Two RNAs folded together computationally: RNase P RNA and transfer RNA, 449 nucleotides in total. The prediction has a mean pLDDT of 78. It holds a member of the Rfam family "Bacterial RNase P class A". About the family: Ribonuclease P (RNase P) is a ubiquitous endoribonuclease, found in archaea, bacteria and eukarya as well as chloroplasts and mitochondria. Rfam classes the family as a ribozyme.

[in-house]
RNA sequence: GAAGCGAGCCGAAUGAUCGCCGGCGGGCUUGGCCCGCGGGAGGAAAGUCCGAGCUCCACAGGGCGGGACGCUGGGUAACGCCCAGCGGGGGCGACCCCGGGAAAGUGCCACAGAGAGAAGACCGCCUCGCCGUCGCGAGGUAAGGGUGAAAGGGUGAGGUAAGAGCUCACCAGCUUCGGCGGCGACGUCGAAGGCUAGGUAAACCCCGUUCGGAGCAAGACCAAAUAGGGGGGCGUUCGAGGACGGCCCGUCCGAGGCCCCCGGGUAGGUUGCUGGAGGGUCCGGGUAACCGGACUCCUAGAGGAAUGAUCAUUACCCCGCCCUCGGGCGACCGGAGCGGGGAACAGAACUCGGCUUACAGGCUUCUUCCUCA
RNA sequence: GCUCCCAUCGUCUAGUGGUCCAGGACACCGGCCUCUCACGUCGGUAACAGGGGUUCGAACCCCCUUGGGAGCGCCA
Numbered sequence: 001g002a003a004g005c006g007a008g009c010c011g012a013a014u015g016a017u018c019g020c021c022g023g024c025g026g027g028c029u030u031g032g033c034c035c036g037c038g039g040g041a042g043g044a045a046a047g048u049c050c051g052a053g054c055u056c057c058a059c060a061g062g063g064c065g066g067g068a069c070g071c072u073g074g075g076u077a078a079c080g081c082c083c084a085g086c087g088g089g090g091g092c093g094a095c096c097c098c099g100g101g102a103a104a105g106u107g108c109c110a111c112a113g114a115g116a117g118a119a120g121a122c123c124g125c126c127u128c129g130c131c132g133u134c135g136c137g138a139g140g141u142a143a144g145g146g147u148g149a150a151a152g153g154g155u156g157a158g159g160u161a162a163g164a165g166c167u168c169a170c171c172a173g174c175u176u177c178g179g180c181g182g183c184g185a186c187g188u189c190g191a192a193g194g195c196u197a198g199g200u201a202a203a204c205c206c207c208g209u210u211c212g213g214a215g216c217a218a219g220a221c222c223a224a225a226u227a228g229g230g231g232g233g234c235g236u237u238c239g240a241g242g243a244c245g246g247c248c249c250g251u252c253c254g255a256g257g258c259c260c261c262c263g264g265g266u267a268g269g270u271u272g273c274u275g276g277a278g279g280g281u282c283c284g285g286g287u288a289a290c291c292g293g294a295c296u297c298c299u300a301g302a303g304g305a306a307u308g309a310u311c312a313u314u315a316c317c318c319c320g321c322c323c324u325c326g327g328g329c330g331a332c333c334g335g336a337g338c339g340g341g342g343a344a345c346a347g348a349a350c351u352c353g354g355c356u357u358a359c360a361g362g363c364u365u366c367u368u369c370c371u372c373a
Numbered sequence: 374g375c376u377c378c379c380a381u382c383g384u385c386u387a388g389u390g391g392u393c394c395a396g397g398a399c400a401c402c403g404g405c406c407u408c409u410c411a412c413g414u415c416g417g418u419a420a421c422a423g424g425g426g427u428u429c430g431a432a433c434c435c436c437c438u439u440g441g442g443a444g445c446g447c448c449a
Base pairs, nucleotide, nucleotide: 001369002368003367004366006365007364008363009362010361012314013313014312015311016310017309018308020040021039023037024036025035026034027033028032042345046356047355049354050353051352052351053350054215055214056213057212061249062248063247064246066211067210068209069208070207071085072084073083074082075081086099087098088097089096090095100206101205105204106203107200108199109198122145123144124141125140126139127138128137129136130135153171154170155169156168157167158166172196174193175192176191177190178189179188180187181186219271220270221269222268229262230261231260232259233258234257241253242252243251264448265447266446278297279296280295281294282293283292284291285290316342317341318340319339320338321337325334326333327332374445375444376443377442378441379440380439383399384398385397386396391429401417402416403415404414405413422438423437424436425435426434
């Protein structure tokens, strides 16, 4: 210097002027207005995909069904997240991706192909018979060819009519048992067995763990308004309906009550409402995620909804011009100056922890390659 | 804001792992018929919202994104 579906981070700054939305204080005054002080979006506020807090409903009960998750150990309030490891795969590498069970069972594997799962004779090979020298028939054979995404271990030797784990040696892989290392996933060594076991669980399913439901338009208080109306259904101990989920059981509540449809009124205020599993620095523990301690910092909170615009300077990127600079024989390159342009994705709505997705430009670090010293 | 649902030719739809370079109807285009148009008849154009994954194989199964739609206040 180039490249990197390598890792992590930042995501313009300062000032002036004019505005916007809350808070506090003061004044004029009661319609509100004015002045001052202080505050006012993000790494994703987004998608609403997970997990929680909070609130209401039984203090959230039992069974069936259903959903989600899935190597091991740890972290956490919790998680489908994170960290560390294990195994497999990919990459030269930094690093990335995947993860229970397919020898519990069932299903499926189109087309092609003879045969798609304890399979299978289409060609080939071999034997016999017929006949003759093209072949036909019966049988054997999974070594070779062909089909396919996939054809039932691999290599070699023996063996055979030809062949074949048929037998043997080595290798790969499986099951069981044992030793050693590790908390464990697992690794490694040895023995025995059978000769070998296809794929698919983001198909049903099995095993293990886990899940009650609804959501701040939850919920609480106050106020206003009326047609507190009409129709239908169910029901009052033989119990409707509710406990917002599919069913059953149990428990509790439960009676001019409940549900549905049509119609009507009102769409106001307070609260929940932001200081919290919060951020930063240092120290300690831990490989790390994270945890503990000390100090310190932090007033957006709301209604369809404010957080903006302009100018100047600086910093960044791009383009053009210019040569007073440097390098090179040169085309040119670099730097300075001047002029112009650009600056993304996006925007709180009860609050957190994650994941995912979008993103101009920049920074740090790592890896590989090239060049120079 | 919260909770759900949907996406296939221009329109309405079939298809629920393979025989699908996706079928049908209307519409559109061209030919035939007719003096001409309509009707009829024959043929044609035309789509799985986008991306990734699972699988031998995806319109279909899983994930993400995009677009569209529906419902939800209080009183009685």